[in-house]
RNA sequence: GCCGGGAUAGCUCAGUUGGCAGAGCAGGGCUUUUGUAAAGCUCAGGUCGGAGGUUCAAGUCCUCUUCCCGGCU
Numbered sequence: 001g002c003c004g005g006g007a008u009a010g011c012u013c014a015g016u017u018g019g020c021a022g023a024g025c026a027g028g029g030c031u032u033u034u035g036u037a038a039a040g041c042u043c044a045g046g047u048c049g050g051a052g053g054u055u056c057a058a059g060u061c062c063u064c065u066u067c068c069c070g071g072c073u
Base pairs, nucleotide, nucleotide: 001072002071003070004069005068006067007066010025011024012023013022019056027043028042029041030040031039049065050064051063052062053061
């Protein structure tokens, strides 16, 4: 230099054919217990790496770009 994959909640990751951004764990509160743990219920938490474009509508499509992983030379 070229090719491919990845970046979404604190962490690990889903997100289908473009149509309300989600799960598990972690965190707060409550129930239960003499107390803790476990269990159950509930709440909060997001610039979807960045910029631009297409569209009524973009995590998703297009362009540029940053970083990480792998391959080729």